Model confidence (mean pLDDT): 82 of 100. A computed fold for a 113-nucleotide RNA from Firmicutes bacterium UBA5449, annotated as SAM riboswitch aptamer (S box leader).

[in-house]
RNA sequence: CUCUUAUCAAGAGUGGUGGAGGGGCAGGCCCCAUGAAACCCAGCAACCGGCAGAUACUCUGUUAGUCUGUACGGUGCUAAGUCCUGCAGAACUUCCGUUCUGGGAGAUGAGAG
Numbered sequence: 001c002u003c004u005u006a007u008c009a010a011g012a013g014u015g016g017u018g019g020a021g022g023g024g025c026a027g028g029c030c031c032c033a034u035g036a037a038a039c040c041c042a043g044c045a046a047c048c049g050g051c052a053g054a055u056a057c058u059c060u061g062u063u064a065g066u067c068u069g070u071a072c073g074g075u076g077c078u079a080a081g082u083c084c085u086g087c088a089g090a091a092c093u094u095c096c097g098u099u100c101u102g103g104g105a106g107a108u109g110a111g112a113g
Base pairs, nucleotide, nucleotide: 001113002112003111004110005109006108007107008106013041015040016039017038021031022030023029025086026085027084028083042078043077044076047074048073049072050070051069052068053067054066055065058061082105087102088101089100090099091098092097
């Protein structure tokens, strides 16, 4: 980098350093010197591993599967629904437009090349 798969309406700081930018892209709309990014600390969270407990069927698997708990290890995350729309369809609407469904794109985990 590409592919597969799961999830994306919950949750998390009036901390320190730092100094102007940030929210993927485009268009919007926002956040920001009442201090952005980044780093540290703190916190949230059960995706993978570990650990603890429970357990149907099969009985060929059972050092498995499934469920529950736990932040111990590996990531991740801590404005706004993935901030909204971006393609297609449907319903409603005089119009502007609104809502819903699916897709695309993106993010994160796990696996493969």